RNA sequence: GCUAGCUUAGCUCAGCUGGUAGAGCAGGUCAUUCGUAAUGAUCAGGUCGUAGGUUCAAAUCCUAUAGCUAGCU
Numbered sequence: 001g002c003u004a005g006c007u008u009a010g011c012u013c014a015g016c017u018g019g020u021a022g023a024g025c026a027g028g029u030c031a032u033u034c035g036u037a038a039u040g041a042u043c044a045g046g047u048c049g050u051a052g053g054u055u056c057a058a059a060u061c062c063u064a065u066a067g068c069u070a071g072c073u
Base pairs, nucleotide, nucleotide: 001072002071003070004069005068006067007066010025011024012023013022019056027043028042029041030040031039049065050064051063052062053061
């Protein structure tokens, strides 16, 4: 230098053909217990790496760009 993949909650990851974002763990509160752990219920947490474009509508499609990983040279 070229090619491919990945980037979504604090962490690990889903999200099918565009219709407005979820799970597990972690965290707060409550219940249960003499108490703790465990368990159950509930709550909070995200401008989907960044910037543009297409569209009535974009995490999803297109372009550029940043970071990481792998391969080739």

Predicted 3D model of a 73-nucleotide RNA (transfer RNA) from a Selenomonadaceae bacterium. It was read from a public genome assembly. The coordinates come from a structure-prediction model, not an experiment, and the mean pLDDT is 81. The source organism's lineage runs through Bacteria, Bacillati, Bacillota, Negativicutes and Selenomonadaceae. Its Rfam family is "tRNA". By type it is a transfer RNA. Its family is annotated with triplet codon-amino acid adaptor activity in the Gene Ontology. Rfam describes the family as follows. Transfer RNA (tRNA) molecules are approximately 80 nucleotides in length.